Transfer RNA from a Rickettsiales bacterium, 71 nucleotides, folded computationally. The sequence is in RNAcentral, with records from ENA.
[in-house]
C1' cells in the first nucleotide's frame, strides 16, 4: 500500500426494508427478622457522515476503530 471481515445499552448477543428484543448487570418496590435466592418495574444502545426508498441497525458510498491475509 491492496484485498476481506466486524462495529447494536455497562457487557455478552439478536433483529426478511416495516413498534430496536432477550440474558446479565444498576437502580427502585414485593418477599425475608436481616442477607442471599426469588417476583415484579424503571432507565440505558443501532461508530460517524451522506445517498437510494413511503420508510435504512439492514442496501449503496465515504471516513474512522479492531481483527486477519497478501505485498
Nucleotide at each position: 500500500g491492496c484485498g476481506g471481515g466486524u462495529g447494536u445499552a455497562g457487557a455478552u448477543u439478536a433483529a426478511c426494508g416495516g413498534u430496536a428484543a432477550a440474558u446479565u448487570a444498576u437502580u427502585u418496590g414485593c418477599c425475608u427478622u436481616c442477607c442471599a435466592a426469588g417476583c415484579a418495574a424503571a432507565a440505558g444502545a443501532u461508530a460517524a457522515g451522506g445517498g437510494u426508498u413511503c420508510g435504512a441497525u439492514u442496501c449503496c458510498c465515504u471516513u474512522c476503530a479492531c481483527c486477519c491475509g497478501c505485498a